[in-house]
């Protein structure tokens, strides 16, 4: 190079119960608003367009992201996360802008999981991810040893 393999509270997909989301978004219904208005108020920034938002009380009342567990599959850069770009969908209709998704490509971080402080994301005390820490573990380098140190572009076999 090729193939085959190990780490282990390993890693990712689908399904499946569950929480949370949330008595929230939205329905019906009554006041208000509110005047048959030329709206000076709203529809998340700006401009036309269209429309009436919006609050209270009362009646019902969800769902997606991401989450735990759990069952099947594929796996061992398994994979995640960040920055960017390209197209598509959403933010009432069209220009613009902005925000978020979701898919390509590039780039960059992380040997694993675990606990802890910050930051970011995220409704979130879930959770996920970077830094730094703290012991642990696989590995490989150095040491006589305690043990220091280095990273998956590794590290065992075999050809």
């Nucleotide at each position: 190079g090729a193939u085959a393999g190990a780490g282990g509270c390993g890693c990712g997909g689908c399904g499946c119960c569950g929480a949370u989301g949330a008595g929230u978004a939205c329905c019906c219904u009554u006041c208000u608003g509110a005047u048959g208005a030329u709206a000076u108020g709203c529809c998340g920034g700006g401009g036309g367009c269209g429309g009436c938002a919006g609050g209270a009380g009362g009646g019902g009342g969800a769902a997606a992201g991401g989450c735990u567990g759990u069952g099947c599959c594929g796996c061992c850069g398994a994979a995640g996360c960040c920055g960017u770009u390209u197209g598509c969908c959403c933010u009432g209709c069209c220009c613009c802008a902005u925000g978020g998704g979701u898919c390509u490509g590039c780039g960059g971080c992380u040997g694993g999981g675990a606990c802890a402080u910050u930051g970011c994301a995220g409704a979130a005390a879930a959770u996920g991810u970077a830094a730094u820490g703290u012991a642990c573990u696989g590995u490989c380098a150095c040491g006589a040893a305690u043990g220091u140190g280095g990273a998956g572009c590794g590290c065992u076999a075999u050809c």
Molecule: Lysine riboswitch aptamer
Organism: uncultured Anaerotignum sp.